[in-house]
RNA sequence: GGGCGAUUAGCUCAGUUGGCUAGAGCGCAGACUUGACGUGUCUGAGGUCACAGGUUCGAGCCCUGUAUCGCCCA
Numbered sequence: 001g002g003g004c005g006a007u008u009a010g011c012u013c014a015g016u017u018g019g020c021u022a023g024a025g026c027g028c029a030g031a032c033u034u035g036a037c038g039u040g041u042c043u044g045a046g047g048u049c050a051c052a053g054g055u056u057c058g059a060g061c062c063c064u065g066u067a068u069c070g071c072c073c074a
Stems, first nucleotide, its partner, number of pairs: 001073007010026004019057001028044005050066005
């Protein structure tokens, strides 16, 4: 230098052919339960979907560029 893949909540990850409001598990906070802790149940907070631009009535999803990480080639 070239190619491929990944980037979504604090962590690990889903997200179908672009469609109405972005989700799960774990973690965190509160309530109930307990003598207390833990377990269990319920509720809640937490997101610039890496960044910028484009296409579209509409983008996490499609296109272009950039960045970071991983793998391969030279």